FMN riboswitch aptamer (RFN element) from Subtercola sp., 164 nucleotides, folded computationally.
RNA sequence: ACCGUGCUCCGGGGUCGGUGAGAAUCCGAACCGGCGGUUAUAGUCCGCGAACUGAGGGGCUUCACGCGUCGCGUGGAGUGUCGAGGUUGAUCUGGUGUGAUUCCAGAACCGACGGUCAUGAGGGCGUUCUGCGCCUUCAGUAGUCCGGAUGGGAGGUGCACACG
Numbered sequence: 001a002c003c004g005u006g007c008u009c010c011g012g013g014g015u016c017g018g019u020g021a022g023a024a025u026c027c028g029a030a031c032c033g034g035c036g037g038u039u040a041u042a043g044u045c046c047g048c049g050a051a052c053u054g055a056g057g058g059g060c061u062u063c064a065c066g067c068g069u070c071g072c073g074u075g076g077a078g079u080g081u082c083g084a085g086g087u088u089g090a091u092c093u094g095g096u097g098u099g100a101u102u103c104c105a106g107a108a109c110c111g112a113c114g115g116u117c118a119u120g121a122g123g124g125c126g127u128u129c130u131g132c133g134c135c136u137u138c139a140g141u142a143g144u145c146c147g148g149a150u151g152g153g154a155g156g157u158g159c160a161c162a163c164g
Stems, first nucleotide, its partner, number of pairs: 004161004009156002015029004030144002032111002034048004043109002051087003056082002059079009091107005113147003119139009
């Protein structure tokens, strides 16, 4: 130095205006970019994480049966946990250079799930009666709002021990 074990701490950003009775969701403009890798700095390359799903494993509780004698096995139910695998977006052109889809210049693009929205359709009720109001069902437009999340996490950091 490599490798190993334990622990500490850290570990996601971003909005204004317009219309309007009403929109942080419409329209316009603006703004944001987790982790590791990659000859050279990456939202868009290669992977990972977050989200959804999930073969299977083990834990606890309980029921039945069997063995057996206070536990073990098999099967069922409940509960929370770990989790292989699967699903899950987006970039080009020119320049410099040994080397860059990473830098510089220019022009683009993307953004989980649930909730909420002035929209649409159906039904009901009221009325000063055909247009309004109210109630209700279904559908549904947010990267930036609210929520799961004071969570989890790729990983980073330092300390100690062990090995050498």
It matches the Rfam family "FMN riboswitch aptamer (RFN element)". About the family: The RFN element is a highly conserved domain that is found frequently in the 5'-untranslated regions of prokaryotic mRNAs that encode for flavin mononucleotide (FMN) biosynthesis and transport proteins.